A computed fold for a 202-nucleotide RNA, annotated as Group I catalytic intron. Model confidence (mean pLDDT): 77 of 100. Its Rfam family is "Group I catalytic intron". Rfam describes the family as follows. Group I catalytic introns are large self-splicing ribozymes. They catalyse their own excision from mRNA, tRNA and rRNA precursors in a wide range of organisms. The core secondary structure consists of 9 paired regions (P1-P9). These fold to essentially two domains - the P4-P6 domain (formed from the stacking of P5, P4, P6 and P6a helices) and the P3-P9 domain (formed from the P8, P3, P7 and P9 helices). A reference for the family is Cech (1990), "Self-splicing of group I introns", Annu Rev Biochem. Gene Ontology term of the family: Group I intron splicing.
RNA sequence: GCAAGUUCAUUCUCAAAGCGCAGCUUCCGCGGGAAACCGCGGUUGAAAACUGCAGGAGAAUUGCUGGAAGCCCUAACGUGGAUGCGCGGGUAAUCAGCAGCCGAGUCCCGGAAAACCGGGAAAGGUUCAGAGACUAUGCACCUGCUGCCUAAAGCGCUAAGCCAUGGCAAAGAUAUAGUCCAAGUCCGAAAGCAAUUUCGGG
Numbered sequence: 001g002c003a004a005g006u007u008c009a010u011u012c013u014c015a016a017a018g019c020g021c022a023g024c025u026u027c028c029g030c031g032g033g034a035a036a037c038c039g040c041g042g043u044u045g046a047a048a049a050c051u052g053c054a055g056g057a058g059a060a061u062u063g064c065u066g067g068a069a070g071c072c073c074u075a076a077c078g079u080g081g082a083u084g085c086g087c088g089g090g091u092a093a094u095c096a097g098c099a100g101c102c103g104a105g106u107c108c109c110g111g112a113a114a115a116c117c118g119g120g121a122a123a124g125g126u127u128c129a130g131a132g133a134c135u136a137u138g139c140a141c142c143u144g145c146u147g148c149c150u151a152a153a154g155c156g157c158u159a160a161g162c163c164a165u166g167g168c169a170a171a172g173a174u175a176u177a178g179u180c181c182a183a184g185u186c187c188g189a190a191a192g193c194a195a196u197u198u199c200g201g202g
Stems, first nucleotide, its partner, number of pairs: 024045001027042006052145005062099006070091004077086003100126003106121006130181001132180005146169004154162002185202007
């Protein structure tokens, strides 16, 4: 604390630990669903392994905005004093919002017999790497298959049951694999108390 459960103290044990992101998991609550299951908020636990297969596409890659643990700095201000703390600054894994734009595919409208052309929409992506450029590719997007779960409607003798059009088969991409460039290192310049940021050069 509604609950699941949590916190503190003591004892024992272990060796990295800590702070976060995404996902999975135990159970609880609320909502959706006929169910399987899904969403949200909590809570527990694990991460050595385990989350299917075959194809397709490779585009956009802009302009802004709001958060963020941990770590670093600390001049001024606050705190009876201050080296502490706060406020503040920096960095930052990353969480998002608005506009614009976008490949294959899906849906709608129009022209058209169709192909094709035009317009619109949803999901998703881009923005969102280390400032970034390029090639591929898959967490993501699309099509199909397979496995497992459920069985509303339907079928069956109002039976046993059958049956998917309903679900599940995790996430990692705020750069994944690479090449380049950057970063790294030294010198110089500018801003700053500093951390640090930007630019030029070796």